[in-house]
Molecule: Bacterial RNase P class A
Organism: Scrofimicrobium sp.
RNA sequence: UGAGUUGGCCAGGCGACCGCGCCCUCGCUUUGCGAAGGUGAGGAACGUCCGGGCUCCACAGGGCAUGGUGGUGGCUAACGGCCACCCGGGGUGACCCGAGGGAAAGUGCAACAGAGAGUAGACCGCCGCGCAAGCGGUAAGGGUGAAACGGUGCGGUAAGAGCGCACCAGCGACGCAGGUGACUGAGUCGGCUAGGUAAACCCCACCAGGAGCAAGGUCAAGCAGAAGGCCGGGCGGCCCGCCCAAAGCCUUCGGGUAGACCGCUAGAGGCUUGCGGUAACGCAAGUCCCAGAUGAAUGGUCGUCACCGACUUCGGUCGGAACAGAACCCGGCGUAUCGGUCAACUCAUCCA
Numbered sequence: 001u002g003a004g005u006u007g008g009c010c011a012g013g014c015g016a017c018c019g020c021g022c023c024c025u026c027g028c029u030u031u032g033c034g035a036a037g038g039u040g041a042g043g044a045a046c047g048u049c050c051g052g053g054c055u056c057c058a059c060a061g062g063g064c065a066u067g068g069u070g071g072u073g074g075c076u077a078a079c080g081g082c083c084a085c086c087c088g089g090g091g092u093g094a095c096c097c098g099a100g101g102g103a104a105a106g107u108g109c110a111a112c113a114g115a116g117a118g119u120a121g122a123c124c125g126c127c128g129c130g131c132a133a134g135c136g137g138u139a140a141g142g143g144u145g146a147a148a149c150g151g152u153g154c155g156g157u158a159a160g161a162g163c164g165c166a167c168c169a170g171c172g173a174c175g176c177a178g179g180u181g182a183c184u185g186a187g188u189c190g191g192c193u194a195g196g197u198a199a200a201c202c203c204c205a206c207c208a209g210g211a212g213c214a215a216g217g218u219c220a221a222g223c224a225g226a227a228g229g230c231c232g233g234g235c236g237g238c239c240c241g242c243c244c245a246a247a248g249c250c251u252u253c254g255g256g257u258a259g260a261c262c263g264c265u266a267g268a269g270g271c272u273u274g275c276g277g278u279a280a281c282g283c284a285a286g287u288c289c290c291a292g293a294u295g296a297a298u299g300g301u302c303g304u305c306a307c308c309g310a311c312u313u314c315g316g317u318c319g320g321a322a323c324a325g326a327a328c329c330c331g332g333c334g335u336a337u338c339g340g341u342c343a344a345c346u347c348a349u350c351c352a
């Protein structure tokens, strides 16, 4: 200098004028109005995919069913998240990807091609017999396929074959060494070989009660009951078990209201420093207060600077500036995003 990998950060700045929601103070002619002050979207507020807090149902119990997760160790309130490591795959490399338990428990499936697709099979070939047609043997070699029952060599044979042997690969058993562990390394023995697929059924281990802030509660206003069912209801897929009640309860149809308040925003909270830990993260001290709307605020105009693009008489002129947008709260994941910026690392080339 070029090409890359990984992880962060920003999301236009300043000023003037006008306007909006909420809070607080003051004043007034007080269902409110006016003035001053404070505060007012995001890195994803999004999708609502996962987890938790909180609320109600019962204190959330046992079993079945159903659903989910799936290497090991850790972090966490919890997780399908994160960190570190192991194994497998890709890349020259930095690094990236993996639903990564079980296929010698069982069942199922495998298009086309092929003789044969699972204790399979013989099309060509090889060998023996036979005049031939053919019969028998074989699985070295050829051919098909995504996949064809280990590889190389020697022996053996009519030709061949783990048929025998040596070495290697793979599998199983046994102990040894290292590691918390997944696993790794080296060794002995065995039979010679056991195919793939579980985001197919299934098996194993672990997890999960249901509904959700329109949860739930208080006040006010208003209305008209009727039919059916049950002695029961809470309880939601089922059973058990538990609790409550002896009052009524449930379902359907019809009628009424759709106003106010609480929940409601100080929290697993942000920032800084120190300490522990490889890290995720944890602990301690200090400091800060940072939206709470409900026909639902968070905006607009102008100037100027910065950025990008086009044109240029080089003075400027014109245009652009993403994705999106709170609604009970929090932790993640996923997806969208004009552009800018920082750090670490890798490869190639050049120079010293």
Stems, first nucleotide, its partner, number of pairs: 001348010012305007020040004025035004042323001046334002049332005054212004061240004066208005071085005086100001087098004101203002106201002108197002123142002125138005150168006169193001171190004176185003216262004225253006232244003269288008307320005